[in-house]
A computed fold for an 86-nucleotide RNA from Marinibacterium sp., annotated as Glycine riboswitch aptamer. Its Rfam family is "Glycine riboswitch aptamer". Rfam links the family to the GO term glycine biosynthetic process.
Formats: sequence, C1' cells, structure tokens
RNA sequence: UUGUGUGAUGUGGGAGAACCGGCGCUGCCGGUGCCGAAGGAGCAACCGCCCCGGAAACUCUCAGGCCCAUGGACCGCAUCGCACCG
Repeated sequence: UUGUGUGAUGUGGGAGAACCGGCGCUGCCGGUGCCGAAGGAGCAACCGCCCCGGAAACUCUCAGGCCCAUGGACCGCAUCGCACCG
C1' cells in the first nucleotide's frame, strides 16, 4: 500500500400482518384474530479442530409487531480499528 474477512459509527434502501368495544380519548385497556426480518428457542441441511462444537432467510411465536411514526433481519456506500494474504 492493494485485496479479503470482521467489529463499530454515520448514511441510503428495507417486507408482512386486523377488527370491535370501553374509557380518563394525539393515548390507554379488554376480547378475538393475524405477522416474522429485533431478540429468543427448536429441528436440521451443512461445516469444523470431528470425545465434541458451530449452525439458517426453515420451524415456533416467549418476546416484539399489525394507521403514521418508531423499530427492523438483510443489502449498498463512506470512515475508523483489528486480523490475514500479496
């Protein structure tokens, strides 16, 4: 210094899913239902250092969510740090 991987920060994009009733009514509560892409849990393809361990966008829906807003896995860009290769 190039590239790759990874973490953080900033920034852009970012899905799904309801209605009714009551009340102290920009909100809260209750009933039933629904959604999966925070988190969590489960099985497991697969992977590894193969005694054992890691493991999903699959599954469950505890949590969360179902006007907007917020949040949001994941993806792109920039900066910084770390590691590795050249």

Lineage of the source: Bacteria > Pseudomonadati > Alphaproteobacteria > Rhodobacterales > Marinibacterium.